[in-house]
Small-subunit ribosomal RNA, 5' domain from an uncultured prokaryote, 532 nucleotides, folded computationally.

Context: one part of a larger RNA
RNA sequence: GAUUGAACGCUGGCGGCAUGCCUAACACAUGCAAGUCGAACGGUAACGCGGAGAGCUUGCUCUCUGGCGACGAGUGGCGGACGGGUGAGUAAUACUUAGGAAUCUGCCCAGUAGUGGGGGACAACAUUCGGAAACGGAUGCUAAUACCGCAUACGCACUACGGUGGAAAGUGGGGGACCUUCGGGCCUCACGCUAUUGGAUGAGCCUAAGUCGGAUUAGCUUGUUGGUAGGGUAACGGCCUACCAAGGCGACGAUCCGUAGCUGGUCUGAGAGGACGAUCAGCCACACUGGGACUGAGACACGGCCCAGACUCCUACGGGAGGCAGCAGUGAGGAAUUUUGCGCAAUGGGGGAAACCCUGACGCAGCAACGCCGCGUGAGUGAUGAAGGCUUUUGGGGCGUAAAGCUCUGUCAGUAGGGAAGAAGGCGUCGUUUAUAGUUAAUACCUAUAGGCGUUGACGGUACCUACAAAGGAAGCACCGGCUAACUCCGUGCCAGCAGCCGCGGUAAUACGGGGGGUGCAAGCGUUAUUC
Repeated sequence: GAUUGAACGCUGGCGGCAUGCCUAACACAUGCAAGUCGAACGGUAACGCGGAGAGCUUGCUCUCUGGCGACGAGUGGCGGACGGGUGAGUAAUACUUAGGAAUCUGCCCAGUAGUGGGGGACAACAUUCGGAAACGGAUGCUAAUACCGCAUACGCACUACGGUGGAAAGUGGGGGACCUUCGGGCCUCACGCUAUUGGAUGAGCCUAAGUCGGAUUAGCUUGUUGGUAGGGUAACGGCCUACCAAGGCGACGAUCCGUAGCUGGUCUGAGAGGACGAUCAGCCACACUGGGACUGAGACACGGCCCAGACUCCUACGGGAGGCAGCAGUGAGGAAUUUUGCGCAAUGGGGGAAACCCUGACGCAGCAACGCCGCGUGAGUGAUGAAGGCUUUUGGGGCGUAAAGCUCUGUCAGUAGGGAAGAAGGCGUCGUUUAUAGUUAAUACCUAUAGGCGUUGACGGUACCUACAAAGGAAGCACCGGCUAACUCCGUGCCAGCAGCCGCGGUAAUACGGGGGGUGCAAGCGUUAUUC
């Protein structure tokens, strides 16, 4: 000199963009953070509409009714493995770079072939019992895209190459004939379902090299190193087991100890290098502590399950409930780090055919000069060089065009008005029409494209624009002995004090304290700490 996720002192006008528990991976009150689908299903607790009945105050109340819109609880599907947080552990099962072969992959894309015919249950519900509660038991009924056989098998798997084995589910829209038990069948379209091939994406595994300090850590290792056989896994493998051999690593630093998430990058530096790894992005690990598996395409699963432990809470003492390193917020710790805000309008994600629902991701707003950047605190004129404080050799000098005065301007802030601008692309709807394409027996229906109309904004009456009035509301901090830009007076008298280094102070202190003046930065300025 540069730098910072900074803190402290004094001071503080506005805006834009960023950033904000570095400490206790300490404990957490409260609210929210993962749901959705009725176009899978049986149904109807609540709400609304329709219908029926009753009462009457004649437009209100009550009862019944799944007929309709919808929908609590339940079965079922998909998603809760993403997104969000933290850095405790980890010095190599991590990360980075470059390769590899023995693998899996829901949703998505493309291809091929199918989607036939049956069955038995379990919730919900009803009845009933136990329990303070959490919740649980018994009996009976029932549906499905839930579950299980049978049939079929181009691909598929296994194979002693003869063969053997293995699947599915329907729902919604529309409709000319024909059939009908008037439910529908049947045809068709869309979404699904099954098997399989390829792709895409994601993930698992292996190898090599690189990756902090300590030798006042020199030897370490028995599933250890290799082989055979088997098991296990999606997959290779001592991954596991039995048997056999006695190997394997190490001064090119094994083992042990300490420290630490790694990288893209960030800071500094001319570079080489050094230090760091906040925000953003990629990977990894963790989710009160330790262990375990279940489900699933994917977890050994932050807001799932089981066991043990510590802690907190409820209890009728028998037994139960919980996990903010999600967003806010609280206590504690600390020099120190924000609102228990608004909205799904945009982007993205989950579910759904869609409308739509959910989303503390995200978009915004709030707080903080914590940082960077921009703007303002006025401009011109004005000498009798006013007053005043300071100084003086008492003549004067300097603050100083500075002020006052006069003439202007209107940035920001303020008030009023305009501003549905941008963000907006899309989504949805309508009916006519058109046209095309796909599909089809069809000019229905459905899908896609184009046109018109209507509609959707948290921020927010915000940005921006215009008008009004008024210089009116807006400057401090550090320093002035040398390094180092900037000097005098008074007070003090080795005292009080200053100080980064040299050093000042013991009666004329440019070094202490105050005044005047000056210098440097400026909404900041200094100090402390950090790195180069």
The coordinates come from a structure-prediction model, not an experiment, and the mean pLDDT is 83. Rfam family: Bacterial small subunit ribosomal RNA.